[in-house]
RNA sequence: GGAGUCGGCCAGGCGGCCGCGGCGGGCAUGCGCCCGUUGAGGAAAGUCCGGACUCCACAGGGCAGGGCGCUGGGUAACCCCCAGGCGUGGCGACACGCGGCACAGUGCAACAGAGAGCAGACCGCCGGCGCGGGCGCGAAACCCGCCGCCGGCAAGGGUGAAAGGGUGCGGUAAGAGCGCACCGGCGCCGACGGUGACGUCGGCGGCCAGGCAAACCCCGUCCGGAGCAAGGCCAAGCAGGUGCGUCGAGGUGGCCCGCUGAGCACCAGGUAGGCCGCUGGAGGUCGGCGGAGACGUCGGCCCGAGAGAGAUGGUCGCCCCACCGUGCGUCACGGUGCUGACAGAAUCCGGCUUAUCGGCCGGCUCCCACC
RNA sequence: CGGGAUGUGGCCCAGUUUGGUCUAGGGCGCCGGUCUGGGGGACCGGAGAUCCCCGGUUCAAAUCCGGGCAUCCCGA
Numbered sequence: 001g002g003a004g005u006c007g008g009c010c011a012g013g014c015g016g017c018c019g020c021g022g023c024g025g026g027c028a029u030g031c032g033c034c035c036g037u038u039g040a041g042g043a044a045a046g047u048c049c050g051g052a053c054u055c056c057a058c059a060g061g062g063c064a065g066g067g068c069g070c071u072g073g074g075u076a077a078c079c080c081c082c083a084g085g086c087g088u089g090g091c092g093a094c095a096c097g098c099g100g101c102a103c104a105g106u107g108c109a110a111c112a113g114a115g116a117g118c119a120g121a122c123c124g125c126c127g128g129c130g131c132g133g134g135c136g137c138g139a140a141a142c143c144c145g146c147c148g149c150c151g152g153c154a155a156g157g158g159u160g161a162a163a164g165g166g167u168g169c170g171g172u173a174a175g176a177g178c179g180c181a182c183c184g185g186c187g188c189c190g191a192c193g194g195u196g197a198c199g200u201c202g203g204c205g206g207c208c209a210g211g212c213a214a215a216c217c218c219c220g221u222c223c224g225g226a227g228c229a230a231g232g233c234c235a236a237g238c239a240g241g242u243g244c245g246u247c248g249a250g251g252u253g254g255c256c257c258g259c260u261g262a263g264c265a266c267c268a269g270g271u272a273g274g275c276c277g278c279u280g281g282a283g284g285u286c287g288g289c290g291g292a293g294a295c296g297u298c299g300g301c302c303c304g305a306g307a308g309a310g311a312u313g314g315u316c317g318c319c320c321c322a323c324c325g326u327g328c329g330u331c332a333c334g335g336u337g338c339u340g341a342c343a344g345a346a347u348c349c350g351g352c353u354u355a356u357c358g359g360c361c362g363g364c365u366c367c368c369a370c371c
Numbered sequence: 372c373g374g375g376a377u378g379u380g381g382c383c384c385a386g387u388u389u390g391g392u393c394u395a396g397g398g399c400g401c402c403g404g405u406c407u408g409g410g411g412g413a414c415c416g417g418a419g420a421u422c423c424c425c426g427g428u429u430c431a432a433a434u435c436c437g438g439g440c441a442u443c444c445c446g447a
Stems, first nucleotide, its partner, number of pairs: 001367010012319007020039008041342001045353002048351005053227004060257004065223005070084005085098005099218002105216002107212002122157002124153006130146005165183006184208002186205008231276004240267005250260003283302008320340001321337007372446007381399004391430001401417006423439005
């Protein structure tokens, strides 16, 4: 210098004028007016997980159903995070994946192909028989052939996504883990290391037993349901009627039990207001300590939106940025653009995922050159 | 704001359960032909699909699993 990989951060800046929501103060207290202060995000999004909170038993038993799934840790909890293990890809930094090695069981594999799950023989290879031909005196031997018959084989060809280890030697009529050597895989046993996943080493077994569990299933583990339109309080207003119900309605839920216990359902009529929940919290930040890390803990400092049809906007100036045009190029001038990235709070929090112009910082890897 | 469902030719649906000749089927519509003097109608033939999009699992995906988009419905 080039190429790459991982992590963190930012998300136009400054100023003037006008406007909007919240809070505080003042004046008015009839609408309101003035001043001060504060007012979007890393994803506020998707609502995909996990919790807090609220109501129903302080959420209890069983069935059904569902989520998750290597190991150890972190956490309030997690389909999250950290560290490690194994596998795959990459020269590498690194990235991605993960229960039952699918010898517990049930199942699936279209088409093609001889055979596809206790495999199989189309071509082929080999042996025997029969027949024919050649040679020959001769069906004696030898050689060749057959839309022929019987049997053996799985090396080669062919089909397929997949055909039941690989190489070599032996063996054989031809062959084959049929036997042997080496290599690979699998299973079992033992020793050692590790908390563990697992690793290393040694021995035994020709065992060669393919794929799919994002098929049923099995094992382990977790899950009661609903959601702030949860839920509670106040005010205003109206007109009752029918049915069911303390011999248990209704609620808790997918079902049964258990629990609860006086209302419930439908029709008709009325209202369309206010307050709480509602933002100070598993909060942020700086430092110390513990830890390899996620994280924990202690101390100081800080308070950073809370509407209720829903504020966070408009405009102007300078700078920056992007694009376009002109001038010969770095650069200058002019124009366009704040739709100038994605986007925008609505109970709150921890994650994941998705969208995102551009810029900054740091760790590491590979290649080239030079010292 | 919260909860739920759906997406397959131009339109309406089936197939998704249990993945395979599903290069996807039916009805209406469209195009061409025959019958008719012409239309209608009948009959015959035909075209038209990235199964909403992007990944993954699998030999194989409309179907199974993730992520995204769009539409519709319900709740004071």

Two RNAs folded together computationally: RNase P RNA and transfer RNA, 447 nucleotides in total. It holds a member of the Rfam family "Bacterial RNase P class A". By type it is a ribozyme. Rfam describes the family as follows. Ribonuclease P (RNase P) is a ubiquitous endoribonuclease, found in archaea, bacteria and eukarya as well as chloroplasts and mitochondria.